[in-house]
Context: one part of a larger RNA
Molecule: large-subunit ribosomal RNA, domain I
Organism: Candidatus Dadabacteria bacterium
RNA sequence: CUAUUAGGUGGAUGACUCGGCUCAAAUGCUGAUGAAGGGUGUGGCAAGCUACAGAAUGCUCCGGCAAGACGCAUGCAGUCUUUGAACCGGAGAUCCCUGAAUGAGACUUCUCAUAUACUCCGUAAGGAGGGGAAACGCAGGAAAUUGAAACGUCUUAGUACCUGCAGGAAAAGAAAUCAAUUGAGAUGUUGUAAGUAACAGCGAGUGAAAACAACACAAGGCAAACUGAAUUCUUUGCAGAAAUGCAAAGAAGAUGUGGUGUUAUAGACUGUCUUUUUAUCUGAUCUCAGGAACCUGAAGUUACCUGGAAAGGUAUGCUUAAGAGUGUGAUAGCCACGUAAGGGUAACUGAGAAGAUUUUGGCAGUAUCUUGAGUACUAUUCACUGGAUACUGAAUGGGAAUAUAGGAGGCAUCAACUUCUAACCUUAAAUACAAUUUGAGUCCGAUAGCAAAUAGUACAGUGAUGGAACGUUGAAAAGUACCCAUGACAGGAAGUUAAAAGAGCCUGAAACCUAAUAGUU
Numbered sequence: 001c002u003a004u005u006a007g008g009u010g011g012a013u014g015a016c017u018c019g020g021c022u023c024a025a026a027u028g029c030u031g032a033u034g035a036a037g038g039g040u041g042u043g044g045c046a047a048g049c050u051a052c053a054g055a056a057u058g059c060u061c062c063g064g065c066a067a068g069a070c071g072c073a074u075g076c077a078g079u080c081u082u083u084g085a086a087c088c089g090g091a092g093a094u095c096c097c098u099g100a101a102u103g104a105g106a107c108u109u110c111u112c113a114u115a116u117a118c119u120c121c122g123u124a125a126g127g128a129g130g131g132g133a134a135a136c137g138c139a140g141g142a143a144a145u146u147g148a149a150a151c152g153u154c155u156u157a158g159u160a161c162c163u164g165c166a167g168g169a170a171a172a173g174a175a176a177u178c179a180a181u182u183g184a185g186a187u188g189u190u191g192u193a194a195g196u197a198a199c200a201g202c203g204a205g206u207g208a209a210a211a212c213a214a215c216a217c218a219a220g221g222c223a224a225a226c227u228g229a230a231u232u233c234u235u236u237g238c239a240g241a242a243a244u245g246c247a248a249a250g251a252a253g254a255u256g257u258g259g260u261g262u263u264a265u266a267g268a269c270u271g272u273c274u275u276u277u278u279a280u281c282u283g284a285u286c287u288c289a290g291g292a293a294c295c296u297g298a299a300g301u302u303a304c305c306u307g308g309a310a311a312g313g314u315a316u317g318c319u320u321a322a323g324a325g326u327g328u329g330a331u332a333g334c335c336a337c338g339u340a341a342g343g344g345u346a347a348c349u350g351a352g353a354a355g356a357u358u359u360u361g362g363c364a365g366u367a368u369c370u371u372g373a374g375u376a377c378u379a380u381u382c383a384c385u386g387g388a389u390a391c392u393g394a395a396u397g398g399g400a401a402u403a404u405a406g407g408a409g410g411c412a413u414c415a416a417c418u419u420c421u422a423a424c425c426u427u428a429a430a431u432a433c434a435a436u437u438u439g440a441g442u443c444c445g446a447u448a449g450c451a452a453a454u455a456g457u458a459c460a461g462u463g464a465u466g467g468a469a470c471g472u473u474g475a476a477a478a479g480u481a482c483c484c485a486u487g488a489c490a491g492g493a494a495g496u497u498a499a500a501a502g503a504g505c506c507u508g509a510a511a512c513c514u515a516a517u518a519g520u521u
Base pairs, nucleotide, nucleotide: 001519002518003517004516005515006514007513008512014506015472016471019444020443021441022440023439024438025437026436027434028433029132030131037098038097039096040053041052042051044076045075048072049071059092060091061090062089063088064087068080069079070078103112104111105110118129119128120127121126136167137165138164139163140162141161147154151201177184178183188215189214190213191212192211198206199205219426220425221424222372226259227258230257231252232251233250234249235248236247237246238245239244266370267369268368269365270364271363272362273361279357280356281355282354285353286352287351288350289349290348294343295342296341300316301332302315303314304313305312317334318333319323325337326336327335377398378397379396380395381394382393383392405421406420407419408418409417459466460465479505483492484491
């Protein structure tokens, strides 16, 4: 040095899974009644996690369950419990210091002061807001790398990011819309139209709409004309369960509360006819439904064999509205928990009864009146956009008309034709997301999967920030009594076990190390 053998080291592989990942459905806010998030405490012994808050691993009540219990956590000590504990569900009480943090200041230790922040609404009484939350939404700002093979218009992109605000969805929304001589009839989303029309140093590239098909469907209210206090709020009293009604006083309100009315086939106005459906609200009472923990829930533990152990094998039965699944000393329909199918119910929720408030529709006429102004439009300059003079919006200057009127119809103007009625407001569903809950899976199986474990932990950094690793004894601790030996760890013998599997303990590969033997140099 090579080979073999026997060990060590090491932790691959196999098997497993209290964890993840993905999808679907349900559900969707919270907070001055002090949140989310932290700090510090609380246990007999208590460092960490969990739970809780000086009433502190908990207190009260109601319901469930049924023999044990005092969290992870297996110890010692001591307690509780059939007068029903522990545990599970529901409703309450308590809830230190901080934090929107809110008496002033500090910063989580305290001081001063004494009932107290600030802003908004309201005559007042009084009310509201502030902060947090995974993504989704709307709005205000707003890049660059990049591509164009350089680069400046352009692109990346109205993206990332910052800010504000809201909801369970948001936004949009009932045509001054499209269309094209036929017509459609609010909005949103999806497929197609279509990488088309169009835009573009006509380069790179960007990029619709109508229409068709589908999902889902829903429409309403003001201003004005006319009327003119017929109205509303607060407090008190009375009736009522309440909603509400009546009365009184005060306040709001003629700078107009209430009624009417809402778009041209109009309304006001004039005349005339007819009539009962619509919407909302209500801690009592009644009816129905839903709704927690939870309850019932079939049928072998029959014989023999192997084995440490039967659920395996052989034989022979039973059950199924239940042969989903998990566990049990190996693989169990009939052992256990369950499963199918039923039952149960407080708080609470929904619907109805009951009560209260509120609410019609049509025809004819056309003298008169009404229909959103620094608006429409226009000039110039911009932004956005496929939008080019012709989407939409902004700034500055100019600045209308009034239904015999006005806007639009993709160059301008004129005419005709078609179509609609701006300059006020509200609006469910179809759509987006997944923090939360539940379920599922041709997903992963410990270098995988998001962190299976004190995980955003340990640790690093002044800080912003960066950021791990660590799963498996055994069916059951039965976790090796006693003896020898010993400074200790080892060790011998003995014992447990099916087996030492003997504690980072299932299996236990390779690299690497040691010893022995053989061969070679």